Predicted 3D model of a 464-nucleotide part of an RNA (small-subunit ribosomal RNA, 3' major domain) from a metagenome. The RNAcentral record of the full RNA draws on SILVA. It matches the Rfam family "Bacterial small subunit ribosomal RNA". Rfam links the family to the GO terms structural constituent of ribosome and ribosome.

Context: one part of a larger RNA
RNA sequence: UGACGGGGGCCCGCACAAGCAGCGGAGCGUGUGGUUCAAUUCGAGGCUACGCGAAGAACCUUACCAGGGCUUGACAUGCACGUAGUAGGGAUCCGAAAGGUGACCGACCCUUCGGGGAGCGUGCACAGGUGCUGCAUGGCUGUCGUCAGCUCGUGUCGUGAGAUGUCCGGUUAAGUCCGGUAACGAGCGCAACCCUCGCGACGUGUUACAUGUGUCACGUCGGACCGCCGGUAUCAAGCCGGAGGAAGGUGGGGAUGACGUCAAGUCAGCAUGGCCUUUAUGUCCUGGGCUACACACACGCUACAAUGGCCGGUACAAUGGGUCGCAAAGCCGUGAGGCGGAGCCAAUCCUAAAAAGCCGGCCUCAGUUCGGAUCGUAGGCUGCAACCCGCCUACGUGAAGUCGGAGUUGCUAGUAACCGCAGGACAGCUAUACUGCGGUGAAUACGUUCCCGGGCCUUGUACA
Numbered sequence: 001u002g003a004c005g006g007g008g009g010c011c012c013g014c015a016c017a018a019g020c021a022g023c024g025g026a027g028c029g030u031g032u033g034g035u036u037c038a039a040u041u042c043g044a045g046g047c048u049a050c051g052c053g054a055a056g057a058a059c060c061u062u063a064c065c066a067g068g069g070c071u072u073g074a075c076a077u078g079c080a081c082g083u084a085g086u087a088g089g090g091a092u093c094c095g096a097a098a099g100g101u102g103a104c105c106g107a108c109c110c111u112u113c114g115g116g117g118a119g120c121g122u123g124c125a126c127a128g129g130u131g132c133u134g135c136a137u138g139g140c141u142g143u144c145g146u147c148a149g150c151u152c153g154u155g156u157c158g159u160g161a162g163a164u165g166u167c168c169g170g171u172u173a174a175g176u177c178c179g180g181u182a183a184c185g186a187g188c189g190c191a192a193c194c195c196u197c198g199c200g201a202c203g204u205g206u207u208a209c210a211u212g213u214g215u216c217a218c219g220u221c222g223g224a225c226c227g228c229c230g231g232u233a234u235c236a237a238g239c240c241g242g243a244g245g246a247a248g249g250u251g252g253g254g255a256u257g258a259c260g261u262c263a264a265g266u267c268a269g270c271a272u273g274g275c276c277u278u279u280a281u282g283u284c285c286u287g288g289g290c291u292a293c294a295c296a297c298a299c300g301c302u303a304c305a306a307u308g309g310c311c312g313g314u315a316c317a318a319u320g321g322g323u324c325g326c327a328a329a330g331c332c333g334u335g336a337g338g339c340g341g342a343g344c345c346a347a348u349c350c351u352a353a354a355a356a357g358c359c360g361g362c363c364u365c366a367g368u369u370c371g372g373a374u375c376g377u378a379g380g381c382u383g384c385a386a387c388c389c390g391c392c393u394a395c396g397u398g399a400a401g402u403c404g405g406a407g408u409u410g411c412u413a414g415u416a417a418c419c420g421c422a423g424g425a426c427a428g429c430u431a432u433a434c435u436g437c438g439g440u441g442a443a444u445a446c447g448u449u450c451c452c453g454g455g456c457c458u459u460g461u462a463c464a
Stems, first nucleotide, its partner, number of pairs: 001464002003461003007458007015448002019411005026302008034293002042053002064288007073126001077125007088105002093100002108117003128277002131275003137271002139266003142262001144260001149188006155164003167180004194254004199222007209212001225248001228242005304404001308363007320351003325344002330339003370401001375396007417440007
């Protein structure tokens, strides 16, 4: 000087407390461990791995396994030689395909007409490797932590390491600001400048709407600064209350992550040193596997019902997406879906129905008109192909489950909870995931003793 302390002081954070909804029990979904397997490819591992890489594993993907092929190679560059019915297409035959065979068809550019180029073949250099090392690395990322810190120049103090500044008293979300002060300044952080939502004005209006003062959309400005008033304070910074206002004291949300820590993560996104491999650790194909199943854990979905379930009627969104596409009306089908094809490159048309809600009816506390797992049968769709291993529909079947031990998670307001809608990837989909969007809309916070994490000052130390 740090680090540490079941030392002290001060102060924060859904950290506790107060409260609401959960998880832990059940069934199922997904991930992981384990086990199994020819293979169940690999990585991620307390917080910071476990619906994570994966924003889509039937083939492909695919890195794994079995079997069958190829060896200058699926791909790049260079050199040498060869090649004219050459490159390319391709019937037949063998084959699971890859691959092999090869009837037949059949080219291009330059040219001094010798040839050269492209292509193809042979050979040589080399290619290739999701093989190893994230403890050789770049880049990117997680985390402490949106925490308030981390430093420098000059000066001063100290033999020196170093200290001071950065401390003290107030104050703040903040090393934010004020006052004091051997310090005075400055940088990276904080804040502000950026985007968005909320109010107003003006401009522009297509395809928007109520047809023109308005709605809506887009754009440009304005508006909030403790500015005004009162109280309080060192009459400083500021704090408390009030007025006006759409909005107050950082208005809500986002983007933004200091010096550094964890030899944190990633050689499998990419790049890259070294090592290893070269008829294989490369490459192509068929099939299988990543989907296994006595178990264990993590995160979710659906429930256990009456604030509910079912039936009929009826109302109100927003974000988005659409030509390889979205697809209306109409018709067929109980339905998934099929036929159909208007319109739309989209403020125009479509997706589209929002759902919870409201009105009326049935059910009357039961393993039920709760719950929907599981299984049987019959169908639909995508796709070369749904056996392993897709989704959906109808009928039948109706399991566990009556609110969950110890323990544990999220959340302070348009939040939690409940309700549906859209998107990406995608032929299709195992999404209950993820990323967004709107609808309905709470309870509670006395307080900081305690648990967890963190900041500042101080103290002890046999630790560095």